RNA sequence: UUCUGAAAAAGGCAAACUUAGAGAAAUCUAAGGACGCAAAAUUAUGGGCCUAAGGCGAUUAAUCGCUAUGGCUGCCAGGUUGCCAGG
Numbered sequence: 001u002u003c004u005g006a007a008a009a010a011g012g013c014a015a016a017c018u019u020a021g022a023g024a025a026a027u028c029u030a031a032g033g034a035c036g037c038a039a040a041a042u043u044a045u046g047g048g049c050c051u052a053a054g055g056c057g058a059u060u061a062a063u064c065g066c067u068a069u070g071g072c073u074g075c076c077a078g079g080u081u082g083c084c085a086g087g
Base pairs, nucleotide, nucleotide: 002087003086004085005084012037013036017032018031019030020029021028022027035074041080042079043078045077046076047075048072049071050070054067055066056065057064058063
């Protein structure tokens, strides 16, 4: 430098759910909690997915449809960085 993750060690992260808070919602933050994770670190770059406040359209209205400028990296790729062990 590169490949691999069978075993081990040092440690790390933390799904669902609960409580509190933020938000129109999706979702996020903190604490508890562990289903899992070798990038479950980071980045919305490509695809994908979620939401639809505002906007546009339909409707007498209730409501419905479209739309991301809002989100998800623990959906898949790509970029960047990185622990341990082995080759």
Predicted 3D model of an 87-nucleotide RNA (c-di-GMP-I riboswitch aptamer) from Aceticella autotrophica.